[in-house]
RNA sequence: GCCUCGGUAGCUCAGUCGGUAGAGCACGUCACUGGUAAUGACGGGGUCGUGGGUUCGAGUCCCACCCGAGGCU
Numbered sequence: 001g002c003c004u005c006g007g008u009a010g011c012u013c014a015g016u017c018g019g020u021a022g023a024g025c026a027c028g029u030c031a032c033u034g035g036u037a038a039u040g041a042c043g044g045g046g047u048c049g050u051g052g053g054u055u056c057g058a059g060u061c062c063c064a065c066c067c068g069a070g071g072c073u
Base pairs, nucleotide, nucleotide: 001072002071003070004069005068006067007066010025011024012023013022019056027043028042029041030040031039049065050064051063052062053061
């Protein structure tokens, strides 16, 4: 230098054919308990790596760049 895969909540990850983003764990409140733990209910939390482009509409498609993993030379 080139190729492939990945970057989404604090963490681990989904997200199908482009239609207004979710799960588990964690966190907070409540219930339950003699008190914890466990369990259950509810709740808060997101510039979807960055910047552009296409589109009525982009996590998703296109371009450039940044970061990580692997490979080639």
This is a predicted structure of a 73-nucleotide RNA (transfer RNA) from Candidatus Pacearchaeota archaeon ex4484_31. Its mean pLDDT, the model's own confidence on a scale to 100, is 82.